[in-house]
Context: one part of a larger RNA
RNA sequence: UGACGGGGGCCCGCACAAGCGGUGGAGCAUGUGGUUUAAUUCGAUAGUAAGCGAUAACCUUACCCAGUCUUGACAUCCACGGAAUGCCCUAGAGAUAGGGCAGUGCCCGCAAGGGAGCCGUGAGACAGGUGCUGCACGGUUGUCGUCAGCUCGUGUCGUGAGAUGUACCGUUAAGUCGGCUAACGAGCGAAACCUAUGUCCUGUGUUGUAUUUUUCACAGGAGACUGCCUCGGUUUACGGGGAGGAAGGUGUAGAUGACGUCAAAUCAGCGUGGCCCUUACGACUGGGGCUACACACGUGCUACAAUGGCGGCUAACAAAGGGUUUGCUAAGUCGCAAGACGGAGCUAAUCCCAUCAAACGCCGUCUCAGUUCGGAUUGAAGGCUGCAACUCGCCUUCAUGAAGCCGGAAUCGCUAGUAACCGUGAAUCAGCGCGUCACGGUGAAUACGUUCUCGGGCCUUGUACA
Numbered sequence: 001u002g003a004c005g006g007g008g009g010c011c012c013g014c015a016c017a018a019g020c021g022g023u024g025g026a027g028c029a030u031g032u033g034g035u036u037u038a039a040u041u042c043g044a045u046a047g048u049a050a051g052c053g054a055u056a057a058c059c060u061u062a063c064c065c066a067g068u069c070u071u072g073a074c075a076u077c078c079a080c081g082g083a084a085u086g087c088c089c090u091a092g093a094g095a096u097a098g099g100g101c102a103g104u105g106c107c108c109g110c111a112a113g114g115g116a117g118c119c120g121u122g123a124g125a126c127a128g129g130u131g132c133u134g135c136a137c138g139g140u141u142g143u144c145g146u147c148a149g150c151u152c153g154u155g156u157c158g159u160g161a162g163a164u165g166u167a168c169c170g171u172u173a174a175g176u177c178g179g180c181u182a183a184c185g186a187g188c189g190a191a192a193c194c195u196a197u198g199u200c201c202u203g204u205g206u207u208g209u210a211u212u213u214u215u216c217a218c219a220g221g222a223g224a225c226u227g228c229c230u231c232g233g234u235u236u237a238c239g240g241g242g243a244g245g246a247a248g249g250u251g252u253a254g255a256u257g258a259c260g261u262c263a264a265a266u267c268a269g270c271g272u273g274g275c276c277c278u279u280a281c282g283a284c285u286g287g288g289g290c291u292a293c294a295c296a297c298g299u300g301c302u303a304c305a306a307u308g309g310c311g312g313c314u315a316a317c318a319a320a321g322g323g324u325u326u327g328c329u330a331a332g333u334c335g336c337a338a339g340a341c342g343g344a345g346c347u348a349a350u351c352c353c354a355u356c357a358a359a360c361g362c363c364g365u366c367u368c369a370g371u372u373c374g375g376a377u378u379g380a381a382g383g384c385u386g387c388a389a390c391u392c393g394c395c396u397u398c399a400u401g402a403a404g405c406c407g408g409a410a411u412c413g414c415u416a417g418u419a420a421c422c423g424u425g426a427a428u429c430a431g432c433g434c435g436u437c438a439c440g441g442u443g444a445a446u447a448c449g450u451u452c453u454c455g456g457g458c459c460u461u462g463u464a465c466a
Stems, first nucleotide, its partner, number of pairs: 001466002003463003007460007015450002019414005026302008034293002042053002063288007072126001076125002078122005085102007106115003128277002131275003137271002139266003142262001144260001149188006155164003168179003194254004199222007225248001228242005304407001308366006321353003327346002332341003373404001378399007420442007
C1' cells in the first nucleotide's frame, strides 16, 4: 500500500422486512449429470453452466458402421487435350464406373492461329484437418456493476515504499455540487449529447377519414430550467411543501459498461503462434447415431377446479409485425375437422396473413364428485410438408381416459401500467417450440423500517497474510 476480520462508524440495493405470484409434490416438454451404446460428436460446470452455442428425419454433422478416393471436395502455378453445357442408357444402396446423343458461344485476327473462362488427364510444389494447446494469442463475451469509482501533471511532505490531491463538514442517484483545506489543475468514468414515448402548435395530406373538424401518418418547432412562491439550511450546495402545467425536480424507457478482477469463457463463429496427421486425424457416399433410460438436478408448460368447466349469444374492444424468381393468399365450393379445390388482389397506410385477437360481457347448464375437473397414455381413421416421416415431424377426428384434491426441508421473481392473468406477431424455417425476441389487452397488493441475511461504497481500527 492492499487484502481480510464471527472490529467500529456512515450509507445504498426487491438485500431483508411488508405484500402478490410461483418453484420444490403430479403429468408432459426441454437442457444437464449419470448409465448404456458401434456411436449416443464437441464445448459450457458455484454465483457468472444446465429451453446455453443450437428448431439434429436426409442435409446440418463434427460421432459410429459399411462402401470408396489419394494433387484430392476447395486455392494458385505448369504441360497436354477438349469449348462450356444439357439430355439419355447400363451396373450399383449411393458415391462412382462404363457408354450414347445434342451442342459451338466471348475477345484479337481476312484467315491460319492466339487469348480469357470452363471441363478432363498427368507431374509436383502444395491443398486439407470442427486434430491438441483459450495456461502461447488477436478479436469478442460474461461477472463484480450503470457500482462510483480509477488515475495523471506540477507542487508539497516523507531516507524510502508512498502520502497528499481523492481527507473533513453538508449534500446528491453519483469523486453530484457547495464550503473548508499544501495543494492547484486535468483525464477516464457519473451527468449531458443520441433514440423512443407522453402535451401543444405549424405545414403537408396519399393508400388513412362516409364527409369536414378530429383521430391518424410524416416533417419542422415549442415545452421543464428548482424558472416562480413559501419554509428549512453556513442563508451556499441542496432539501420539504405549494402554484401553474400534458409532464416536476434524472418525467419514463432504451442505447451507452471507467481502471481493473476471476491464467473466467471461446483454437467449434472467425483469425492465428507452436505441436501433430498427410493412400489419412484429409475427402465422398449409403445407413445409423446426436431422439437410448434404473435414476439425479435445472428451466418451463398444463393442471389439481365453481373468481371454475361446458354450450350458446354479443361477428364487443388492440398493438406491433411479415409477405414477389415461384411469397402472403381473398371471395366461392367440398370436408365434422386438420385441410383440399379455387384463383381475385397485392412489389403493400391500398391487397393478404387476419371476421385481425383472447381474457371480457350476457343467458343456460353442471353442484363439490377424481367429477361435464384434469388431460397423460394407448388404439383406429385421416391431413400437411418433404426424394423420404420405421428408427425420428407437426396437425385433425373418434375412442381411451393415467397421475394429480395446492405440494417437506428449502427456494425464486416483482415497487406501477410493474406483478399476475390474456391472447397476437416475428426470427430461424420445406416442415416442426410449451423455448426466444417483440406487441398490445385486463390490471393489483405492499414498503413501518434498516435489528438481522446477501452483495456493494466511503472512513477508521487490528493483523503472525501478500

The prediction has a mean pLDDT of 81. The part of an RNA shown here (small-subunit ribosomal RNA, 3' major domain) has 466 nucleotides and comes from a Candidatus Berkelbacteria bacterium. The sequence was found in a public genome assembly. Lineage of the source: Bacteria > Bacteria candidate phyla > Candidatus Berkelbacteria.